RNA sequence: GGGCCUUUAGCUCAGUUGGUAGAGCGCCUCAUUUGCAAUGAGGAGGUCACCGGUUCGAAUCCGAUAAGGUCCA
Numbered sequence: 001g002g003g004c005c006u007u008u009a010g011c012u013c014a015g016u017u018g019g020u021a022g023a024g025c026g027c028c029u030c031a032u033u034u035g036c037a038a039u040g041a042g043g044a045g046g047u048c049a050c051c052g053g054u055u056c057g058a059a060u061c062c063g064a065u066a067a068g069g070u071c072c073a
Stems, first nucleotide, its partner, number of pairs: 001072007010025004019056001027043005049065001051063003
C1' cells in the first nucleotide's frame, strides 16, 4: 500500500431479506431476611463508530472517513 471482516445499553452479543431496537450479566427501587446472599416484581440506561446519499421511511441498502482484527505484498 491492497483485499476481507467487525463497530448496537456499563460488559458480552442478538436484531429473519428497510417499518421507529432487544436478551443475558451488571446498576437502581420494592418485597422476602436480624443483616448479607439468593429469589421474585418493577425501573433507569442506546443521536445503532462517524459524515453524506437513496427512500414516504435506514441499525439494515450505497459511498467516504475513523478505530480494531485478519490475510497478501

A computed fold for a 73-nucleotide RNA from an uncultured bacterium, annotated as transfer RNA. It was read from a public genome assembly. Rfam family: tRNA. Rfam classes the family as a transfer RNA.